The RNA shown here (FMN riboswitch aptamer (RFN element)) has 140 nucleotides and comes from Bacillus sonorensis.

[in-house]
RNA sequence: UCCUUCGGGGCUGGGUGAAAAUCCCGACCGGCGGUAGUAAAGCGAAAAAGCUUUAGAGCCCGUGACCCGCUCUGCUUUAUGCAGGCGGUGGAUUCAGUGAAAAGCUGAAGCCGACAGUGAAAGUCUGGAUGGGAGAAGGA
Numbered sequence: 001u002c003c004u005u006c007g008g009g010g011c012u013g014g015g016u017g018a019a020a021a022u023c024c025c026g027a028c029c030g031g032c033g034g035u036a037g038u039a040a041a042g043c044g045a046a047a048a049a050g051c052u053u054u055a056g057a058g059c060c061c062g063u064g065a066c067c068c069g070c071u072c073u074g075c076u077u078u079a080u081g082c083a084g085g086c087g088g089u090g091g092a093u094u095c096a097g098u099g100a101a102a103a104g105c106u107g108a109a110g111c112c113g114a115c116a117g118u119g120a121a122a123g124u125c126u127g128g129a130u131g132g133g134a135g136a137a138g139g140a
Base pairs, nucleotide, nucleotide: 001140002139003138004137005136006135011026013025014024015023027124028123029113030112031063032062033061034060038055039054040053041052042051043050058111059110067088068087069086070085072084073083074082075081093109094108095107096106097105115127116126117125
């Protein structure tokens, strides 16, 4: 550099109502990479140091889907087009404990969730999407 495969989970329980999986009560879910004082297993003849493997953050850092812009590039059927590039937008955490040290451990209490649609406002329904994709694994 190229190829192949993989690559998102979750409310018809109750209430109100003409109508709600959208409101209220309650329930449930957590992409990808990094960080790692944790855990388990193995090696270390015992113990220790050390090493290896696996797992380990929704709210710490970064990133993807959606959306917007461009005086950038390419393609074509010249269009309010498609693809790429660049830029922008894009949610949420505290307290207590332990300790030399906690954003990650333990405990507790909180909080957050693109766009369009809908008899009524959606993280969970339907749709763009049999799409795209951070990336992961394998192969040449």
The sequence is in RNAcentral, with records from MGnify.